[in-house]
Context: one part of a larger RNA
RNA sequence: UGACGGGGGCCCGCACAAGCGGUGGAGCAUGUGGUUUAAUUCGAUGCAACACGAAGAACCUUACCAGGACUUGACAUGAAGAGAAGUUUUUUGAAAGAAAAAUGUGCUACGGCCUCUUACACAGGUGGUGCAUGGCUGUCGUCAGCUCGUGUCGUGAGAUGUUGGGUUAAGUCCCGCAACGAGCGCAACCCUUGUUUCUAGUUGAAUCUCUAGAAAGACUGCCGAUUAUAAAUCGGAGGAAGGUGAGGAUGACGUCAAGUCAUCAUGCCCCUUACGUCCUGGGCUACACACGUGCUACAAUGGAUGUGACAAAAAGUUGCCAGUUCGCGAGAACGAGCUAAUCUCCAAACACAUCCCCAGUUCAGAUUGUAGGCUGCAACUCGCCUACAUGAAGGUGGAAUCGCUAGUAAUCGCAGGUCAGCUAUACUGCGGUGAAUCCGUUCCCGGGCCUUGUACU
Numbered sequence: 001u002g003a004c005g006g007g008g009g010c011c012c013g014c015a016c017a018a019g020c021g022g023u024g025g026a027g028c029a030u031g032u033g034g035u036u037u038a039a040u041u042c043g044a045u046g047c048a049a050c051a052c053g054a055a056g057a058a059c060c061u062u063a064c065c066a067g068g069a070c071u072u073g074a075c076a077u078g079a080a081g082a083g084a085a086g087u088u089u090u091u092u093g094a095a096a097g098a099a100a101a102a103u104g105u106g107c108u109a110c111g112g113c114c115u116c117u118u119a120c121a122c123a124g125g126u127g128g129u130g131c132a133u134g135g136c137u138g139u140c141g142u143c144a145g146c147u148c149g150u151g152u153c154g155u156g157a158g159a160u161g162u163u164g165g166g167u168u169a170a171g172u173c174c175c176g177c178a179a180c181g182a183g184c185g186c187a188a189c190c191c192u193u194g195u196u197u198c199u200a201g202u203u204g205a206a207u208c209u210c211u212a213g214a215a216a217g218a219c220u221g222c223c224g225a226u227u228a229u230a231a232a233u234c235g236g237a238g239g240a241a242g243g244u245g246a247g248g249a250u251g252a253c254g255u256c257a258a259g260u261c262a263u264c265a266u267g268c269c270c271c272u273u274a275c276g277u278c279c280u281g282g283g284c285u286a287c288a289c290a291c292g293u294g295c296u297a298c299a300a301u302g303g304a305u306g307u308g309a310c311a312a313a314a315a316g317u318u319g320c321c322a323g324u325u326c327g328c329g330a331g332a333a334c335g336a337g338c339u340a341a342u343c344u345c346c347a348a349a350c351a352c353a354u355c356c357c358c359a360g361u362u363c364a365g366a367u368u369g370u371a372g373g374c375u376g377c378a379a380c381u382c383g384c385c386u387a388c389a390u391g392a393a394g395g396u397g398g399a400a401u402c403g404c405u406a407g408u409a410a411u412c413g414c415a416g417g418u419c420a421g422c423u424a425u426a427c428u429g430c431g432g433u434g435a436a437u438c439c440g441u442u443c444c445c446g447g448g449c450c451u452u453g454u455a456c457u
Stems, first nucleotide, its partner, number of pairs: 002456001003454003007451007015441002019404005026296008034287002042053002064282007073122001077121002079118005086103007106113002124271002127269003133265002135260003138256001140254001145184006151160003164175003190248004195216007219242001222236005298397001302356007315344002319338002323334004363394001368389007410433007
């Protein structure tokens, strides 16, 4: 100088408290551990791994296993030689491949294009090392800190500045001071949203909303009080909005030899008729069990049936599919419109009416059987959906533990990406309905500043 303390002081944060709703109990979905397996590919492991890489494992993906094949190779460059390239058929085979036959005789800017053969340089490796690395990322933490130049002090390591008095969300600002200045952070500049005006506009609407551009507006600007005549705080006016209006993007010096050699790149090591490559089938989906994250429930603020109403944001031509007909339905057939403010996808909670009457029920829907539909070469391992039947656990969950301060929590649906299809209850967005509580900082956790002790640095 730091670090640490079951030392002290000051301060902050959904940290506690005050509230609301959950998890932990049940069934299922999903990830992980473990076990099993020929293989259950690999990575991620306190917070900061565990619906994580994976925005989608039937084949492919795929890296794993079994078997069958290839060896200049599935892919690239170079050399020599030959030939159009290509197309079709047969045998064998699970396919890849192997063997054979037929057909075809090219284009050219004269450099070449395309294919095959040969031997070698080489290709190839999701093999190892993230403790050799780049790049990218997480975390403390959007916490308010981290430093430098000159000067001054100290033998020096270093100190000062950055401490002190106030104040702030903030090393934010003011005052003081052997310091004076400066940089990276803070804030502002950027995007979205809330108000008004103007301009333009069709496919929207009927004089307004909307769309997309440009402006205005908020700055403690005004008034009063407090304070130190400061910074600032409190109250008020006006205002759509008030003291950072709300949300986002933005992450200082650094910490964790944090994560990633399997996105990619890359040093070194290793494999080279195999640790490379192709194919078929299997596996990643196993199942005594343990944990995490979720979904659905246990019901009457509910369930069922019928009728009626209101969104936003996305997406659409290998697509979205109106409408009509058929089917109980999933869906099928016909078929209009739309390369989209034009057409389509398109709501649910809610309202009204009726039934149920507190029960393992007209709750709940697991599991299983049968019959179908769809995608796709192909749904056995291993897809989704529909109808009928079946009708399990579950009566609000121990110790413990999580989220949230306002259009938030809770609750209700809708869309998108990935994608042939789907295991999405996930993720990313969108709107509808819409609360309660915050006395306070003693305590738990994390953090900031000052100070003190130390046998640690």